[in-house]
Molecule: small-subunit ribosomal RNA
Organism: metagenome
RNA sequence: AGAGUUUGAUCCUGGCUCAGAACGAACGCUGGCGGCAGGCUUAACACAUGCAAGUCGAGCGAACUAGCCCAUUGAGACCUUCGGGUGGAUUUGGAAUCUCUAGUUAGCGGCAAACGGGUGAGUAACACGUGGGAAUCUACCUUUUAGUACGGAAUAGCCCCGGGAAACUGGGAUUAAUACCGUAUACGCCCUUCGGGGGAAAGAUUUAUCGCUAAAAGAUGAGCCCGCGCGAGAUUAGUUAGAUGGUGGGGUAAUGGCCUACCAUGGCUACGAUCUUUAGCUGGUCUGAGAGGAUGAUCAGCCACACUGGGACUGAGACACGGCCCAGACUCCUACGGGAGGCAGCAGUGGGGAAUAUUGGACAAUGGAGGCAACUCUGAUCCAGCCAUGCCGCGUGAGUGAUGAAGGCCUUAGGGUUGUAAAACUCUUUCAGUAGGGAGGAUAAUGACGGUACCUACAGAAGAAGCCCCGGCUAACUCCGUGCCAGCAGCCGCGGUAAUACGGAGGGGGCUAGCGUUGUUCGGAAUUACUGGGCGUAAAGCGCGCGUAGGCGGCUUGGAAAGUCAGAUGUGAAAUCCCGAGGCUUAACCUCGGAACUGCAUUUGAAACUAUCAGGCUAGAGUUUGUUAGGGGAGUGUGGAAUUUCUAGUGGAGCGGUGAAAUGCGUAGAUAUUAGAAGGAACACCAGUGGCGAAGGCGACACUCUGGGACAAUACUGACGCUGAGGUGCGAAAGCGUGGGGAGCAAACAGGAUUAGAUACCCUGGUAGUCCACGCCCUAAACGAUGAAUGUUAGGCGUCGGGUCUUAAGAUUCGGUGCCGUAGCUAACGCGUUAAACAUUCCGCCUGGGGAGUACGGUCGCAAGAUUAAAACUCAAAGGAAUUGACGGGGACCCGCACAAGCGGUGGAGCAUGUGGUUUAAUUCGAUGCAACGCGAAGAACCUUACCACCUUUUGACAUCUUGGUCGCGGAGCUUGUAAUGAGCUCUUUCAGUUCGGCUGGACCAAUGACAGGUGUUGCAUGGCUGUCGUCAGCUCGUGUCGUGAGAUGUUGGGUUAAGUCCCGCAACGAGCGCAACCCUCAUCCUUAGUUGCCAGCGGAUUAUGCCGGGGACUCUAGGGAAACUGCCCGUGACAAGCGGGAGGAAGGUGGGGAUGACGUCAAGUCAUCAUGGCCCUUACAAGGUGGGCUACACACGUGCUACAAUGGUGGUUACAAUGGGACGCUACACGGCAACGUGAUGCUAAUCUCAAAAAGCCAUCUCAGUUCGAAUUGGAGUCUGCAACUCGACUCCAUGAAGUCGGAAUCGCUAGUAAUCGUGGAUCAGCAUGCCACGGUGAAUACGUUCCCGGGUCUUGUACACACUGCCCGUCAAGCCAUGGAAGUGGGUUCUACCCGACGUCGGUGAGCUAACCUUUUAGGAGGCAGCCGCCCACGGUAGGAUUCAUAACUAGGGUUAAGUCGAAACAAGGUA
Repeated sequence: AGAGUUUGAUCCUGGCUCAGAACGAACGCUGGCGGCAGGCUUAACACAUGCAAGUCGAGCGAACUAGCCCAUUGAGACCUUCGGGUGGAUUUGGAAUCUCUAGUUAGCGGCAAACGGGUGAGUAACACGUGGGAAUCUACCUUUUAGUACGGAAUAGCCCCGGGAAACUGGGAUUAAUACCGUAUACGCCCUUCGGGGGAAAGAUUUAUCGCUAAAAGAUGAGCCCGCGCGAGAUUAGUUAGAUGGUGGGGUAAUGGCCUACCAUGGCUACGAUCUUUAGCUGGUCUGAGAGGAUGAUCAGCCACACUGGGACUGAGACACGGCCCAGACUCCUACGGGAGGCAGCAGUGGGGAAUAUUGGACAAUGGAGGCAACUCUGAUCCAGCCAUGCCGCGUGAGUGAUGAAGGCCUUAGGGUUGUAAAACUCUUUCAGUAGGGAGGAUAAUGACGGUACCUACAGAAGAAGCCCCGGCUAACUCCGUGCCAGCAGCCGCGGUAAUACGGAGGGGGCUAGCGUUGUUCGGAAUUACUGGGCGUAAAGCGCGCGUAGGCGGCUUGGAAAGUCAGAUGUGAAAUCCCGAGGCUUAACCUCGGAACUGCAUUUGAAACUAUCAGGCUAGAGUUUGUUAGGGGAGUGUGGAAUUUCUAGUGGAGCGGUGAAAUGCGUAGAUAUUAGAAGGAACACCAGUGGCGAAGGCGACACUCUGGGACAAUACUGACGCUGAGGUGCGAAAGCGUGGGGAGCAAACAGGAUUAGAUACCCUGGUAGUCCACGCCCUAAACGAUGAAUGUUAGGCGUCGGGUCUUAAGAUUCGGUGCCGUAGCUAACGCGUUAAACAUUCCGCCUGGGGAGUACGGUCGCAAGAUUAAAACUCAAAGGAAUUGACGGGGACCCGCACAAGCGGUGGAGCAUGUGGUUUAAUUCGAUGCAACGCGAAGAACCUUACCACCUUUUGACAUCUUGGUCGCGGAGCUUGUAAUGAGCUCUUUCAGUUCGGCUGGACCAAUGACAGGUGUUGCAUGGCUGUCGUCAGCUCGUGUCGUGAGAUGUUGGGUUAAGUCCCGCAACGAGCGCAACCCUCAUCCUUAGUUGCCAGCGGAUUAUGCCGGGGACUCUAGGGAAACUGCCCGUGACAAGCGGGAGGAAGGUGGGGAUGACGUCAAGUCAUCAUGGCCCUUACAAGGUGGGCUACACACGUGCUACAAUGGUGGUUACAAUGGGACGCUACACGGCAACGUGAUGCUAAUCUCAAAAAGCCAUCUCAGUUCGAAUUGGAGUCUGCAACUCGACUCCAUGAAGUCGGAAUCGCUAGUAAUCGUGGAUCAGCAUGCCACGGUGAAUACGUUCCCGGGUCUUGUACACACUGCCCGUCAAGCCAUGGAAGUGGGUUCUACCCGACGUCGGUGAGCUAACCUUUUAGGAGGCAGCCGCCCACGGUAGGAUUCAUAACUAGGGUUAAGUCGAAACAAGGUA
């Protein structure tokens, strides 16, 4: 840093997808070790059990225990004179009257419990972040000053008596304090009307100290206020009643509508109020080049919450997670009367979920609470356990080792690869293991971790590798299996029998204790564009004006300093990131220092620019005067042409309409024509890329009213300007309302046509409407598909209006309106002073296609509808411009027996032949539009033969190799069997060479396995060959040039040709394959050579004949040459190519014919000519044999033959060819037979002999008939070939004598020696020809011409086609699936308004009941207080009515989607009606 994907290819637009990084992750497969971190993202769901906040006896009274005290027992120890003594652990009992010591504990009291820990429900807010501010409080702590005096009354505990199941609680008596109260004092403190008034304390003690009170200051913490920043939705536009402000009062630590009474009517809002919805905020984290985007786990700061809702109490601090009261839901206990509870603390349980750990150890460290302290408590914390959840590190061995082992896989069978990999040999021991030693964390003590880290020794390669991928993107390839199946897939896409894409295997690539997948975020994506995009045609300029807010704004002077710039100061917590060091063996990780935190605030300066204030100017803008063009607008009136209707006349049969018709009108007189009248609408010519208007739009003429513009000139105002969200006005046509009007035209409608249908196109009619007045609607391809304004940037040619200079068909200037074009721009097309160029300002709009300009909601409208405007779902494209083709019921030009002009056929008949179909045991297979169908097949009775039935063989009918055996070729006979291939038996018979060796070769037999064999399959795996477009004139390349590119140019153009043939021109110049020529043949001549051919002249023979001698003249044969080239002349053409005519010539413009087939197309044909890959069969899909079949026959088609007759039939007569064939052959000749043919016989290896007769021709006859036409069919008799003519041959003779009288629609061939017609030969072949291939004889007609049909070529044009029109493609209906809208309703959530109820509690009032401290004049009263009651407020709850949202619903609507459904044919070509 990019890549894939729209196309046949290209450029662009544009979406989708991928490669990267990350994660509190999950899932699949796998799993050795360690370090460091992390671990309920879901149900703020419910919780069993244990623990998580206590501490102080140095505040207090008390209780208990132990000691001290008395008596008693007397272990062990010591001493010993061994008698005992000292001393006393310990046992038991007593006393407790007082005192002392130590400890424990309920209670009173003090401090803490508001910290620490958890969670993110709520909150869009001064909650948070940042920076400021003033009207505050602050326990413990620090500093300072002053003080700490004198009294008093209670109460818990304890004791007694009760109630209750319990929780708990009532009464009585008694008692203490650092608990409570009073008095005194008051430097400072508070209040004050400045006179004065008010207010404190607590002690303990071992005598060291610790406390207490008041005040001042600090520190810390907290409360409050403000600027700025911090989600989404306008399909939420108005909101607010303590609401905004003031005064008085209250309240608070403190300001304040914080609360209250009164007064005023304000406050917020388009710079987004209110409402709805989502969300804890931040430091940071992830990503990114950055700007940004996403996010807010762990760590840290702040906030909020603690079952849900409300409330206060205590306190320095709470409206309090492990406190209280009330209400609610839930759970538990209960004796049913009543009570108890709150894990979002740490573990743990259930549940939810894809998913997240132990009911662990310790207070050793760090910190916290209490305490003088010892110490106690601490699920904070420090550790351990579980988990590859992440990051980091290490290992699973190292070296040598070729016979390149075995095995696997592949193979062209040779080999290659796995692979130095293994084995083997040598070596090492990290990690893990065993054993030994053993820290630091701890300073004097105290270590949960933990015998941990670390060190040493020992044994042995020993215990330790997987996952994904291999078509492209994207590194990595083969075989087998499968056969659009199974499956894969992130995108494009793979799979239909040779899959590098599915599955397996071998091999390879990547990462590695992990690897893949899924999900999410950023990136790539400049794909929301601030950095950094666009809007003529790709998505995108509002239909057009006026104008509010807003944004922007000419020249100049001065002031001030808001923006701006510079310096300084404060702050921007720590951690994180970055840089530099350091510590764990390294790293991750941790520690230290620095930088940074791009921000905010304060302050000091500067003054160019912007804003602001003051002053001036005239170039922008406006005003004045004059001139001027115009379908600019509104109203009123007038005019003529035309259509129609009516009246009257003339007239007499049609008119009208169309592609052609018909409906319609007309003898009741139409159309036509003449005259008159009526009425409505529109204004020919002029008329013009001409004019005017903001746009829509405006067209006869006259008048009235009225808007705007242009030019020229002077004076004036002095920035007054530009744009313009909302707003407001105008706004074609159609449509709507009311009232008129209505000639023509004309939706709807009716009829007639067309058509398969025709609810259309065409025709005849025809109503709304079109017209007018008034009022709505407000949309158009409202388009230049181009918003408005200003300035700048070459020109040329037209045109409209005005001016100047000049007269000229002239120059110039201002304003419009057009064409071409430079620079520049653009994806290209194109734009180009009228910009889509270069800049500035403002507004509007776009962000893939479809769904959809649709639904819902709102606004507007009488309605139609308009406007604003989504989502689910679905696709990988949709699209723009240009390119090459192909195509067009587009255009131009040209050619062809393509049409036309002709001649003859086919299609009708009978037969032959091929095909389809049907039949069959089989009717073998192939060929199927042209380009299959008398085709493969140049010849199916057997064979052929591939098919069927039956019978046989299995290394085989055929080839090679191996092993063994035997050797000539045959002949004859018998048995079996329907027959054949076969099987068996008997008789006769015994290979070659030789180095004499079963040595070699050959043949045969037998056996074994390799193999043979296959007309089995795939022509869509192939080679080769062939058909076709088409003997059409085309198809390409090199270099150069043009284009971003595909491509273009050349090859197009003007002529010409049969031709891309040639000439000319030209950014092209050349070249290749094709064309032509070179080749063969026919036509003329010359020459050479004359046998089997020929015979003119000479000679001879014959009835006659080149028969003979001879000859080469001629014909002919077959070798070689010549000849034709637009060469010559005339005309034409461009002085060309060429064309037309002519001469000469056998032949004249490629002389006729043949061979010759460019690049390519049709997956054209052929695996059955042959060859061949893959697949398949192997006692059969191979091989042999007999018989049958390929020859079937209701039918359909193709190709032919013969005819229908007189241009003919029959009979007779006799004339003229050419090509060919012949030894298993052709056969003369003779004889026999009616004939096919037979018998005999001769020549010929063939220019010698033979097939062989040519036939049409000519003469006679028949006389228009189903015939003397026609020959099918059938009967009979024969001939020939052949082993054999039954299925199933050909021919002959006799008899029979169908159909057919020239052929519907349609269709074929042919342009000259051609068509037509006539016969002849050959291949195949035993036999079989109407087919095929050749040969000659006779021998025409017509072509004006290119409009049309078919095919082809070139250029051009359109295209939504590229499998290329047999293309593409639209809609309804039918079917499946999916999401959505509507809907009588139904059920939830949230919220608002009104009213009711009103717990606890604060506050206020009252307080006749109760009441220790203080006071008094004391049986008592007062001050003060309490219970009770009342009131305001208020949670929960209730009633009624709305609003909003979600879910669901009979039925219903459209939408999307789905290889092969139905009906049509709307669009793309002029798409057949643009």